[in-house]
Background: The prediction has a mean pLDDT of 80. A computed fold for a 74-nucleotide RNA from Hydrothermarchaeaceae archaeon (SeqCode), annotated as transfer RNA. Lineage of the source: Archaea > Candidatus Hydrothermarchaeota > Hydrothermarchaeia (SeqCode) > Hydrothermarchaeales (SeqCode) > Hydrothermarchaeaceae (SeqCode). It matches the Rfam family "tRNA". From the family's description: Transfer RNA (tRNA) molecules are approximately 80 nucleotides in length. The family's RNA type in Rfam is transfer RNA.
RNA sequence: GCCUCCGUAGCUCAGCUUGGAAGAGCGCCUGACUUGUAAUCAGGCGGUCGUGGGUUCGAUUCCCACCGGGGGCU
Repeated sequence: GCCUCCGUAGCUCAGCUUGGAAGAGCGCCUGACUUGUAAUCAGGCGGUCGUGGGUUCGAUUCCCACCGGGGGCU
């Protein structure tokens, strides 16, 4: 230098195929329970979907460039 995969909540990841109101588990906070803790139960907290631009009525999703990470080729 080229090819390929990935980037979404504090962490691990779905969702993208087929554009139409952003999710799960863990976590954190409060309460119940307990002598107290853990566990359990109830309620709550959660996001510029890596950055910029384009297409579109509408973009996490499609297109382009760039940034960062993993793998491969030279």